[in-house]
RNA sequence: AGAGUUUGAUCCUAGCUCAGGACGAACGCUGGCGGCGUGGAUAAGGCAUGCAAGUCGAAAGGGUUUAGACCCUUGGCGAACGAGUUAGUAAUACGUAGGUACUUACCUCCGAGAUGGGGAUAAUCCGUCGAAAGACGGAAUAAUACCCAAUGGUCUCCUCUUUCGCUUUCCGCUUCACGAAAAGCUUCAGAAGGACAAGCCGAAAGGCUGCGUCCUCCGUAGCUCGAGUGGAACGUAGAGCGAAGGAGGAGUAAAGAAGCAAUUCACUUGGAGAGAGGCCUGCGGCCUAUCAGCUAGUUGGUGAGGUAAUGGCUCACCAAGGCUAUGACGGGUAGGGGGCGUGAGAGCGUGUUCCCCAACGAGGGCACUGAGACACGGGCCUUACUCCUACGGGAGGCAGCAGUCGAGAAUCUUCCACAAUGGGCGAAAGCCUGAUGGAGCGACGCCGCGUGAAUGAAGAAGUCCUUCGGGAUGUAAAGUUCUUUUCUAUCCGAGGAAUUUUUGACUUUAGGAUAGGAAUAAGGAGCUGCUAAACUCGUGCCAGCAGCAGCGGUAAUACGAGUGCUCCAAGCGUUGUCCGGAAUUACUGGGCGUAAAGAGUCUGUAGGGGGUUUGAUGCGUCUUUUGUUAAAUCUCAGUGCUCAACACUGGGGCUGCAAGGGAAACGGUCAAACUUGAGGAUGUGAGAGGUUGAUGGAACUCAUAGAGUAGGGGUGAAAUCCGUUGAUACUAUGAGGAACACCAAAGGCGAAGGCAUUCAACUGGCGCAUUCCUGACCCUGAGAGACGAAAGCGUGGGGAGCGAACGGGAUUAGAUACCCCGGUAGUCCACGCCCUAAACGAUGAGUACUGGUUGUCUGAAGUAUCGACCCUUCAGGUGACGAAGCUAACGCGUUAAGUACUCCGCCUGGGAAGUACGGUCGCAAGACUAAAACUCAAAGGAAUAGACGGGAGCUUGCACAAGCGGUGGAGCGUCUGGUUUAAUUCGACGAUAAGCGAAGAACCUUACCAAGACUUGAAAUUCUAGUGAAACCCCGCAGAAACGCGGGACUUCUACAAGGACACUAGAACAGGUGCUGCAUGGUUGUCGUCAGCUUGUGGCGUGAGUUGCUCCGUUAAGUCGGGUAACAAGCGCAACCCCCAUUUCGUGUUAUAAGUGUCACGAGAGACUGCCAAGUUUUUCUUGGAGGAAGGUGGGGAUGACGCCAAAUCAGCAUGGCCCUCUGAUGUCUUGGGCAACACAGGCGCUACAAUGGCCGGUACAAUGGGUCGCUAAGUCGCAAGAUGGAGCCAAUCCCAUUCAAAGUCGGUCUCAGUUCGGAUUGAGGUCUGCAAUUCGACCUCAUGAAGUCGGAAUCGCUAGUAAUCGCGGAUCAGCUACGCCGCGGUGAAUACGUUCUCAAGCUUUGUACUCACCGCCUGUCACGCCAGAGGAGCCGGGAACACCCGACGUUCGCGUUUAACGCGGCCUAAGGUGAGUUCGGUGACUAGGGCGAAGUCAUAACAAGGCAUCCGUAGCGGAAGCUGUGGAUG
Repeated sequence: AGAGUUUGAUCCUAGCUCAGGACGAACGCUGGCGGCGUGGAUAAGGCAUGCAAGUCGAAAGGGUUUAGACCCUUGGCGAACGAGUUAGUAAUACGUAGGUACUUACCUCCGAGAUGGGGAUAAUCCGUCGAAAGACGGAAUAAUACCCAAUGGUCUCCUCUUUCGCUUUCCGCUUCACGAAAAGCUUCAGAAGGACAAGCCGAAAGGCUGCGUCCUCCGUAGCUCGAGUGGAACGUAGAGCGAAGGAGGAGUAAAGAAGCAAUUCACUUGGAGAGAGGCCUGCGGCCUAUCAGCUAGUUGGUGAGGUAAUGGCUCACCAAGGCUAUGACGGGUAGGGGGCGUGAGAGCGUGUUCCCCAACGAGGGCACUGAGACACGGGCCUUACUCCUACGGGAGGCAGCAGUCGAGAAUCUUCCACAAUGGGCGAAAGCCUGAUGGAGCGACGCCGCGUGAAUGAAGAAGUCCUUCGGGAUGUAAAGUUCUUUUCUAUCCGAGGAAUUUUUGACUUUAGGAUAGGAAUAAGGAGCUGCUAAACUCGUGCCAGCAGCAGCGGUAAUACGAGUGCUCCAAGCGUUGUCCGGAAUUACUGGGCGUAAAGAGUCUGUAGGGGGUUUGAUGCGUCUUUUGUUAAAUCUCAGUGCUCAACACUGGGGCUGCAAGGGAAACGGUCAAACUUGAGGAUGUGAGAGGUUGAUGGAACUCAUAGAGUAGGGGUGAAAUCCGUUGAUACUAUGAGGAACACCAAAGGCGAAGGCAUUCAACUGGCGCAUUCCUGACCCUGAGAGACGAAAGCGUGGGGAGCGAACGGGAUUAGAUACCCCGGUAGUCCACGCCCUAAACGAUGAGUACUGGUUGUCUGAAGUAUCGACCCUUCAGGUGACGAAGCUAACGCGUUAAGUACUCCGCCUGGGAAGUACGGUCGCAAGACUAAAACUCAAAGGAAUAGACGGGAGCUUGCACAAGCGGUGGAGCGUCUGGUUUAAUUCGACGAUAAGCGAAGAACCUUACCAAGACUUGAAAUUCUAGUGAAACCCCGCAGAAACGCGGGACUUCUACAAGGACACUAGAACAGGUGCUGCAUGGUUGUCGUCAGCUUGUGGCGUGAGUUGCUCCGUUAAGUCGGGUAACAAGCGCAACCCCCAUUUCGUGUUAUAAGUGUCACGAGAGACUGCCAAGUUUUUCUUGGAGGAAGGUGGGGAUGACGCCAAAUCAGCAUGGCCCUCUGAUGUCUUGGGCAACACAGGCGCUACAAUGGCCGGUACAAUGGGUCGCUAAGUCGCAAGAUGGAGCCAAUCCCAUUCAAAGUCGGUCUCAGUUCGGAUUGAGGUCUGCAAUUCGACCUCAUGAAGUCGGAAUCGCUAGUAAUCGCGGAUCAGCUACGCCGCGGUGAAUACGUUCUCAAGCUUUGUACUCACCGCCUGUCACGCCAGAGGAGCCGGGAACACCCGACGUUCGCGUUUAACGCGGCCUAAGGUGAGUUCGGUGACUAGGGCGAAGUCAUAACAAGGCAUCCGUAGCGGAAGCUGUGGAUG
């Protein structure tokens, strides 16, 4: 000091989470020792038992024993301390600083005194009552108990008098300051007027100017005088209060004891002190305004009472006050402080132990005693609870120390001692002391120590991992040597003792010595990132983990285990709470255009802030001194326990408060002045500013009339609708209401909302110019007030058009909508409400400062002009672009979102929610104010790259169009789906599966099924043991075969023993698998697409993701090329290089031929490059046209397929990780038979047709590519034919397939439009061939049979030239063939393309986006189901506080009975209790409405793209729901 988490990625905003420290803690696992601390936080709940306050015989009386002594009673002192707890208390408390109307036993100091009497009483004795507790009567007695009297300097009260101090009142004309009017004097670049003089013009009359001089008046300023005002000082007189002194009067004291004594202790009274307390005052410290008004002893006065003392403390009377937005009153919570935790600090949180204060003592009230209490271990009463009881009545108070029950996550021994410290009593010895000193229990915390040390392998065993080589655990262990902190045993042994003697609970003390023996002692959590530390196995979205992000669906470093490692360590983790990180409430130290956040606007109250100069003051401020801020804590230095924790000593600090002295800049206050802020005056100007009243034309609708005829209207297309009772269209006249075209604009005005025909009246604000007046009058503004679009509400009018609701017609799956026909409220007016908008510049108001450029509106000045423009400048508005700067970016930028200041409002994650409850307002609708529970880890802003759009622009493509021919209908073939089956093996599924893998399933293939067999196996490698032959071949037997059995024949090579090769048998490693996973993979392939794209380096730009380059212009088939350009280059693609075809030359060669020669083949060349010309264009290129040429603009075709997309395809072509099967009757292997060929149906691709451009018959012409020795097979002969026979030739330019190589073609004949001489399916019969074998299930031939079909619905496919169409030929696979398929070859040989609007696909640029799994996306609401919390709710239950009334204990006090005492009665006050009406808070509640969350439910599709009707805001109506529609507004 930061980190993780929103995104495909980025920056920002914002929340959540983590790493640190702490605790009176608790829980889990574990646990050796010591020191020092600490330990009932919950039920201020209840308590058994013991102890916790006594002491004094030197104040007295008595009793019992007598050796000491002990006990009871009276009396004195103490018991008000010490100890405990935190319930109450928001101020009768606390802290701090002050004050005084006061008191004070014991203690200290000073002074004085203590005389004389008296009457009782307890214990005791006797008697009585009671269960007890206890009580009563009689008799006797003492005191330092009680009473009376005396004296009293002093003390208390009263009277008189002297001196001093303080406060206050009147007066003075003594002093100082200010100073109106009037008057006088003086001053002035002031203003006006007059006179004189001067100058200029004019012929003159006269006119003009106003420098100079003088006069008058006004004004301004100063001085004098001055009514008077204010303050201070001084003096005089009076009044009040206080202090001291003096004199007089009245009242009020006392106790003794000890000692031989001295004397001491005690007693009375007064003063002083110390310490302690009472009371008063200022300031300080919680939440809440959804608590705004509270108060009758209330506020004050007078008098009285009361108290130690002031005081409404109490009472009588009088007055009507007192507190409050600086938060009264009410509610909630809480003991306060020193301190403690955290933090850099400021702060925030907290109040355990220790110290100070307060309060309390079962709940409530009350007094008595006393110096002191309204009294924890005293009293009385009441209430609740517990106990005893003889039922009559009594007793009790652990929040003292231990201990117990209860509740709880949770907190100790019914210990020892008064040895020390301290307290009470006592003269003292001493006694008492659960205060205290100690010990015990608890890892509860802090601190310290230990669980051994050294050596010991290229490294044992075990375990784990492994690439099988090894690696890790690991010097770790074992082993060897050593030590003894600790432990055990024994012995010694301080200090705490103050004191000369005695005195130690702790104490088996601390410490020391000796002995023994590594001996007695290690765990917890973690290991995906944050965060130090990883491998294997198991599991398979299961079990589980998790602080956040998240992990787990068969290769989990995240679950569980093992091994290893990491971090701490007698502890380690978890949970809870607090601070920190969090600048995430921001004083230090944040924000508000779009992320949350500027009030809709203005006026203005309180408050806050405030211009220039001078003087005063000294409140703030600063400085200094003094006092205080208890101790402890903190900190620094040191000291003591072996160190440390801990403790002690000294210094500092404790940021505060008060008092005294000083300073005067700044702020405040007072006084005086100024003009620049602000306002006023004068002149002038613009304007849809407002209100009221008039007024005009166009349009519309309606009515009437004319004329006129069948339609009109409306839409994407229609229909509802209007019209022959005459519409629409046209004309004329009239009526009505609403809104004001053009001008008009980025324009103007207004505080905002808003404002537009024209005119008038009234009226608000603003600008400019002049610089005349006032003299800070200013800015902002909580509350408050006023205004405030549209919709809506009330009353009364009005109502043309438009038009929620509503009715109808369409559209649609539906259509409560969009579209259409109608149409009511409303829209309009007057008056009164409502008070909200995307009321927006999403930007509060004010002031000052900080480069510019360019429009426009208003005013003014200047130059110029005949004048108006134009131009320049100034001021004020309103726009655009932009320096600096700011901003997350977008953007803002003198009209700031820049730089500063002042004031106000507002924000603090999303949702729940602008909702609930409460309050205020409103007729209502509703508005304003405004939460929580619960839930999520995000929600969000800006920008980036993609993808997408029923967005845009440009361009391309047999994409459309223009054409030609098909498919879809029929039959058949083939493939697929489905179905069936024992099996119909498997894969492929839009484009990119379906005549595909398969270039050929009768057996084999074959993977499927049935049955029968084998198990080191059908094939491979190695080893061990045995046999020496086995196998092949032939024969026989059983069997469907495999297989098995028997026989025969053959038995090899070598260095001939052994061994090897080889084979078999048995065994061990292993084989084998077309079993699974193409979502673990390699390789290969399809597709976009032969589309023109895809990237990189360096540089530039940007905070960054990214961008530029590759965009733009022209051009191209092309990211092809050129130009331009913050880019310059480069790579993979394009093109070219390669092959074939078309022309030609040369060479070589077989073959044909007699030869020349020609064809052909092979090889090497030539040729085409926009090379030439012209035109266009921008200089380059490029395009168009032309020439030449066999070929012309890539000449045609092929091979060649960028980065990537589809988890595309393939584990069955091959390879391959992992998993699975396999000595268990196999998913392995062999065999026979069957199946892959099934058949209601559906789809794809083809073939043949439906015929005359044809069929059939006959004649006749012209190819090319290929193949062939287990082969092609000629001639010849036979058969109608398939074919048979035959065997020449050929390893092929030679021979054959293949006869003239073919068919369409062409010539001739026939058929004449029909289910046919079309078509050939199907079926029957007979054959041929292949093959072990044609039944399932082959092909072909002959004869016979002769089905559907007459050109094919919606829809859809191919093709741009040697192409389509059409015709035949060959080949692979192959024994044969289901081939009509596929791959090639040649023959004949077209039509059309205007063009790019539309469909599809693609490319580039741009735009929008809430998508990024990327539109097959995202996402909204109702309904249904489950769970959760909150709100309302007929009520029911409980708590708190206060009010009214009733009753009223004890007790103080008053009165009466009696003059005193006891006692009795009565009165006032009052606790508790009761009744009543409300109030407030909580619990529960049938039911109700909404909300949140939930796995793949239902209905729609509202939003995001123009989201398919742009969206959203306010309002109103309507609708299953999202929503729709009307009206006004915003652009997000």
Molecule: small-subunit ribosomal RNA
Organism: Phycisphaerae bacterium